[in-house]
RNA sequence: AUUUUCCUUCGGGGUCUGGUGAGAAAGCCUGUCAGCUUUCAAUUCCGAACCGGCGGUAAUCCCUGCCCGGGGUAGCCCGCGAGCCGCGAGGUUGAUCCGGUGAGAUUCCGGAGCCGACAGUAUAGUCUGGAGGAGAGAAGGAAACG
Numbered sequence: 001a002u003u004u005u006c007c008u009u010c011g012g013g014g015u016c017u018g019g020u021g022a023g024a025a026a027g028c029c030u031g032u033c034a035g036c037u038u039u040c041a042a043u044u045c046c047g048a049a050c051c052g053g054c055g056g057u058a059a060u061c062c063c064u065g066c067c068c069g070g071g072g073u074a075g076c077c078c079g080c081g082a083g084c085c086g087c088g089a090g091g092u093u094g095a096u097c098c099g100g101u102g103a104g105a106u107u108c109c110g111g112a113g114c115c116g117a118c119a120g121u122a123u124a125g126u127c128u129g130g131a132g133g134a135g136a137g138a139a140g141g142a143a144a145c146g
Base pairs, nucleotide, nucleotide: 003144004143005142006141007140008139009138010137015048018046019045023040024039025038026037027036028035049126050125051116052115053080054079055078056077061071062070075114076113083092084091085090096112097111098110099109100108118129119128120127
């Protein structure tokens, strides 16, 4: 160093502006309903903008003069977590293509796209809430083994 156990700390980002007006209030009118006017009214609708948890993988990038070696780089590739369902074991859970380079890229470069739990509320990735929660995991420390 590795392994095991324990402790401590850390551990999620993002909306403005314009439009529309469900609805509400006041007034006018009216037998009532309706109608008319004014004001307020969506981070949810339309337009535009913005955001991207953790581990793995790396041809680009950075550092070590070079080599070796090391570090970083994916929302949509492989997994995990949160969320949701279940008494529980457990289950479930979103989205990418085209071109370029190359032996090799859904990761690099260029372009165009797409996705985002539950509850509340005018239909929400961005507001409010469960949340001073939980957590993948990260860093540091201690002990044991050796």
Record summary: A computed fold for a 146-nucleotide RNA from a Syntrophomonadaceae bacterium, annotated as FMN riboswitch aptamer (RFN element). The model forms 97% of the base pairs in the Rfam consensus. The sequence was found by an Rfam model in a public genome assembly.